A computed fold for a 107-nucleotide RNA from an uncultured Rhodobacteraceae bacterium, annotated as Glycine riboswitch aptamer. The sequence was found by an Rfam model in a public genome assembly.

[in-house]
RNA sequence: UCGUAUAUCUGGAGAGUGGUCUGCAACAACGCAGCAGGCCCACCGAAGGAGAAAGCCACCCCUGUUUGGGUGGUGAAGCUCUCAGGUCAAGUGACAGAUGGGGACAU
Numbered sequence: 001u002c003g004u005a006u007a008u009c010u011g012g013a014g015a016g017u018g019g020u021c022u023g024c025a026a027c028a029a030c031g032c033a034g035c036a037g038g039c040c041c042a043c044c045g046a047a048g049g050a051g052a053a054a055g056c057c058a059c060c061c062c063u064g065u066u067u068g069g070g071u072g073g074u075g076a077a078g079c080u081c082u083c084a085g086g087u088c089a090a091g092u093g094a095c096a097g098a099u100g101g102g103g104a105c106a107u
Base pairs, nucleotide, nucleotide: 001104002103007099008098009097010096011095016041018040019039020038021037022036023035024034042087043086044085048083049081050080051079055074056073057072058071059070060069061068
């Protein structure tokens, strides 16, 4: 001087406080409403997960050459999917900043 991983702090979006049933809680009654779970419908994408474009590689076919076609492999995301997760708040949260720093290099 650079700097991995772990860790700490800060910031960090989206989408129904949906319907119904059961249990618990609460309750003088009515009304409104809380928590957990099952089912149904509508949605979100930034835990995680999955997919594969160009290109490259190999093989086969065509072709005088250039070139072209097919199969397989490799091949990224903040793209796509929506399995998982999520749709008041809380929490989670890709990612960003700061601290830190086994260590590496130079003198």